This is a predicted structure of a 73-nucleotide RNA (transfer RNA) from an uncultured Pseudomonadota bacterium. Rfam family: tRNA. The family's RNA type in Rfam is transfer RNA. The prediction has a mean pLDDT of 80.

RNA sequence: GGUUCCUUAGCUCAGUGGAUAGAGCAUCCGCCUUCUAAGCGGAGGGUCAGUGGUUCAAAUCCACUAGGGACCG
Repeated sequence: GGUUCCUUAGCUCAGUGGAUAGAGCAUCCGCCUUCUAAGCGGAGGGUCAGUGGUUCAAAUCCACUAGGGACCG
């Protein structure tokens, strides 16, 4: 350099055109417990990598840019 895949919460990931964008772990609070852990309940946390486009409507489709992975040269 070419082809291709990925980028969504602190971490690992779901969501493949219309929902208030979700789960597990983590964090915080509460319950329980003599205490801790475990268990149970709850809360906070997201400009869906960026820009532009398509559409009545975009995390989702398209183009480009950035970062990362694989293969080829």